[in-house]
Context: one part of a larger RNA
RNA sequence: CCCCCGCUAAGGAACUAGGCAAAAUAGCACCGUAACUUCGGGAGAAGGUGUGCUCUCUUUUGUCAUGGGGUUUACCCCCAAAAGCAUCGGAGAGUCGCAGUGAAAUGGUCCAGGCGACUGUUUACUAAAAACACAGGGCUCUGCUAAGUCAAAAACGACGUAUAGGGCCUGACGCCUGCCCGGUGCCGGAAGGUUAAGAGGAGGGGUCAUCUGGGGCAACCUGGAGAAGCUCUGAAUCGAAGCCCCGGUAAACGGCGGCCGUAACUAUAACGGUCCUAAGGUAGCGAAAUUCCUUGUCGGGUAAGUUCCGACCUGCACGAAUGGCGUAACGAUCUGGACGCUGUCUCGGCGGGGGGCUCA
Numbered sequence: 001c002c003c004c005c006g007c008u009a010a011g012g013a014a015c016u017a018g019g020c021a022a023a024a025u026a027g028c029a030c031c032g033u034a035a036c037u038u039c040g041g042g043a044g045a046a047g048g049u050g051u052g053c054u055c056u057c058u059u060u061u062g063u064c065a066u067g068g069g070g071u072u073u074a075c076c077c078c079c080a081a082a083a084g085c086a087u088c089g090g091a092g093a094g095u096c097g098c099a100g101u102g103a104a105a106u107g108g109u110c111c112a113g114g115c116g117a118c119u120g121u122u123u124a125c126u127a128a129a130a131a132c133a134c135a136g137g138g139c140u141c142u143g144c145u146a147a148g149u150c151a152a153a154a155a156c157g158a159c160g161u162a163u164a165g166g167g168c169c170u171g172a173c174g175c176c177u178g179c180c181c182g183g184u185g186c187c188g189g190a191a192g193g194u195u196a197a198g199a200g201g202a203g204g205g206g207u208c209a210u211c212u213g214g215g216g217c218a219a220c221c222u223g224g225a226g227a228a229g230c231u232c233u234g235a236a237u238c239g240a241a242g243c244c245c246c247g248g249u250a251a252a253c254g255g256c257g258g259c260c261g262u263a264a265c266u267a268u269a270a271c272g273g274u275c276c277u278a279a280g281g282u283a284g285c286g287a288a289a290u291u292c293c294u295u296g297u298c299g300g301g302u303a304a305g306u307u308c309c310g311a312c313c314u315g316c317a318c319g320a321a322u323g324g325c326g327u328a329a330c331g332a333u334c335u336g337g338a339c340g341c342u343g344u345c346u347c348g349g350c351g352g353g354g355g356g357c358u359c360a
Base pairs, nucleotide, nucleotide: 001355002354003353004352005351006350007349008348010346011345014344019341027051028050029049030048031047036041038172052095053094054093055092056091057090058089061086062085063084066080067079068078069077070076071074096100108339109338110337111336112335113334114333115331116330120132121131136170137169138168139167140166141165142164148156149155173326174325175324176323178256179255180254183253184252185249186248187247188246189245192244193243194242198238199237203233204232205231206230207229210225211224212223213222214221215220257275258274259273260272261271284318285315296312297311298310299309300308
């Protein structure tokens, strides 16, 4: 010097990112217990008092001598129950210590707010949470050889049958969930447009029997037309779904404006005008887990408060199941405050054990 532990005057969070750590609280009995609340809770709320040992009196219960009753007469059942012992309590008297849940084990508490309703689940080895799940809510698919899952098959779904099963979103409960279907998706429609394979086969090309022109005595050479067949190609026309088109649908994906003027102080604008849009953000909330400017402004708390709480609204860039706003209870959650308590600190000190160090 390091680690673990014990004690510490006065102060008591001044420490620190933060009371991290430590201290404190603690069992049992009784008294007593607020806001709020979903009437269950909150609650062990909070806050108090008692607690050992000895003796005396008394109470409860068990056991049982014995007594009574019953019958199926038994080592039976039922009722009452002395003494003793054991045991649950009560009252009184006394007594010891600083201290009686005398050691150990054994809640610190309260106020306010954010988030998530809750119990649960999770990154095995840096994250336990506000993340996931959840009961509840909604949309949608599926009529049974169900939809759906699985390279095939088997199988699952389910030996189920729409009060069932699959997918997606939301996430207890309370009050609610506004406007937009123009885009994208999905559902429905079928008149018209477009349209594949296929059908169709107008026409065209190649080949060629044959006919024919030119040259040549001939052999032969070189042109033209060209049936049938074979073959290459091929227009019109017919031709489904889809797409175009016509509707519906937002707890489908999503979206939810700008400028100018106006009231008898000023300011502001209930009101008006105008442009654009599919429609221009309703209720509620709001410097918020969202606010840049920003330590916004005002109020509260502090001697002093970039945090916190309550307001305001100028919402850079909240907003309604990518749910909005509340909410009792709950949380090893996060934030602010208070009491208690303390070596966290002022600021150190002392002691015990272990290590290091020195020597052997």

This is a predicted structure of a 360-nucleotide part of an RNA (large-subunit ribosomal RNA, domain IV) from a Candidatus Polarisedimenticolia bacterium. The coordinates come from a structure-prediction model, not an experiment, and the mean pLDDT is 87. Its Rfam family is "Bacterial large subunit ribosomal RNA". Gene Ontology terms of the family: structural constituent of ribosome and ribosome. The RNAcentral record of the full RNA draws on ENA.